[in-house]
Small-subunit ribosomal RNA, 3' major domain from an uncultured bacterium, 470 nucleotides, folded computationally. Its mean pLDDT, the model's own confidence on a scale to 100, is 83.
Context: one part of a larger RNA
């Protein structure tokens, strides 16, 4: 000077408390440990590993295992020699990679006619190649403390010096925010603001959007119109600006007016100096080390999907605020030509088939819970749906290992969960569905979107984390 204390003071945070809903018990999904295995590729490890890398393992992916093959190599540059290359038909061997035959078509461009360039085959060598090791050799990127309010510098002053001062103190703030004081005076990185979005108003514009007035129609369908809604570009608007109180006459705080919005209006982006030799050599880049007929490359099949068990994260439930049947209204944000598909027909259904519109404010994907009516009457049930059998369907060379979906049958555990533990302060929690990325197919995960829509906060003694001071 820091750090730490089951020392002290001040302050903050869903940290506790007050509430609401969960997890921990059940079944299943998924990740991990362990075990098993020829292999179950590798990494991640308290918070900050464990629905994590993986925005999607049947083949591919794929790095793992077994077997079969190749050795200048799948890929790059350079030398010599040869040939165009390539496309196509058929056959044989093979699991395929690959190897051996074969039909037909074509015979590159430039040229000073010497060659050159690109393509391809052979040969030899320099080399290629490595998801091999080291994240404790590194760059880059990322997590975390933490969107916490801190971290520093110049000059001056003090101290022999390490250092101190400033940055401490009195108030105040979400804030080292601002005010006052002070051997300090200033400044920088952070804070805030500038950026995006939502909420109010105005202007401009009016198709694919909209419809008040006038006609018209089954229908904003058509004429007409751009008022309204909306769309998307530009402006306005909020600043403690005004009033009262309080405070030190300050900064500010409390209340009020006006206002769509009030004291940071809500949300996002934005992450200081640094910490954890935190994570990543398997995105990429890269030093060193190692392999070089293999630790490189190709292929087929298998594995990553195993299963006594243990843990994390989720989904579905245990029911009447419910189940089932009928009826039936209302979104937002996205996506769509190898695509989204209206409508008709066939099928109980998944789906099939014919066909239509749309490169999309034009067409399509496209709501559910809620509400109303009926029924069930507390039961392992008309709850719950695991598991299993049969029959189908879709994608795809191919669903056996190992995909999704449908119908019929089956109908397990489960009656609200021990110790313990998590999230959330408002359009939030809870609950309901919808879309997207990845993607041939596959979502209970992830990322977004809207619908319905609460309870509680006395307070800071205590638990956890953090800031300041002596």
């Nucleotide at each position: 000077u820091g750090a730490c204390g089951g020392g002290g003071g001040c302050c903050c945070g869903c940290a506790c408390a007050a509430g609401c809903g969960g997890u921990g018990g059940a079944g299943c999904a998924u990740g991990u440990g362990g075990u098993u295995u020829a292999a179950u590729u590798c990494g991640a490890a308290g918070c900050a590993a464990c629905g994590c890398g993986a925005a999607g393992a049947a083949c591919c992916u794929u790095a793992c295992c077994a077997g079969c093959c190749c050795u200048u190599g799948a890929c790059a540059u350079g030398g010599u020699c040869g040939g165009a290359c390539g496309g196509u038909u058929a056959c044989c061997a093979g699991a395929g990679a690959u190897g051996g035959u074969u039909u037909c078509c074509u015979u590159c461009a430039c040229u000073u006619c010497g060659g050159u360039g690109a393509c391809u085959g052979a040969c030899a060598c320099a080399c290629a190649g490595g998801u091999g090791c080291u994240g404790c050799a590194u760059g880059g990127c990322u997590g975390u403390c933490g969107u916490c309010a801190g971290c520093u510098c110049g000059u001056g002053u003090c101290g022999u010096g390490a250092g101190a001062u400033g940055u401490u103190g009195g108030g105040u703030u979400a804030a080292g925010u601002c005010c006052c004081g002070c051997a300090a005076c200033g400044a920088g990185c952070g804070c805030a603001a500038c950026c995006c979005u939502c909420g109010c108003c105005c202007u401009u514009a009016g198709u694919u959007g909209c419809c008040a007035u006038c006609a018209u129609u089954c229908a904003g369908u058509u004429g007409g119109g751009c008022a309204c809604u909306c769309u998307a570009a530009g402006g306005g608007g909020a600043c403690u600006g005004c009033c009262g109180g309080u405070g030190a006459u300050a900064a500010g705080c409390c209340g009020g007016a006006g206002g769509a919005a009030g004291g940071u209006g809500g949300g996002g982006a934005u992450g200081a100096c640094g910490u954890c030799a935190a994570g990543u050599c398997u995105u990429c880049a890269u030093g060193g080390c190692c392999c070089u007929u293999a630790c490189g490359g190709g292929c087929u099949g298998g594995g990553c999907u195993a299963c006594a068990c243990a843990c994390g994260u989720g989904c579905u439930a245990c029911a009447a605020u419910g189940g089932u049947g009928g009826u039936g209204a209302c979104a937002g944000a996205g996506g769509g030509u190898u695509g989204c598909u209206a409508g008709g027909c066939c099928g109980c259904g998944a789906g099939g088939u014919c066909a239509u519109g749309c490169c999309a404010a034009u067409c399509c994907c496209u709501a559910a819970a809620a509400g109303c009516c009926a029924u069930c009457u507390c039961a392992g049930u008309u709850c719950g749906g695991a598991u299993u059998g049969c029959a189908c369907u879709c994608u795809g060379c191919a669903a056996c290992u190992c995909g999704g979906g449908u119908g019929c049958a089956u109908g397990a555990a489960g009656u609200c969960g021990g110790a313990a533990u998590c999230g959330c302060u408002a359009g939030u929690a809870a609950u309901c569905g919808c879309a997207g990325a990845u993607c041939a197919g596959c979502a209970u995960g992830c990322u977004g979107c809207g619908g319905u829509g609460a309870a509680u906060a006395c307070g800071u003694u205590c638990c956890c984390g953090g800031g300041c001071c002596a």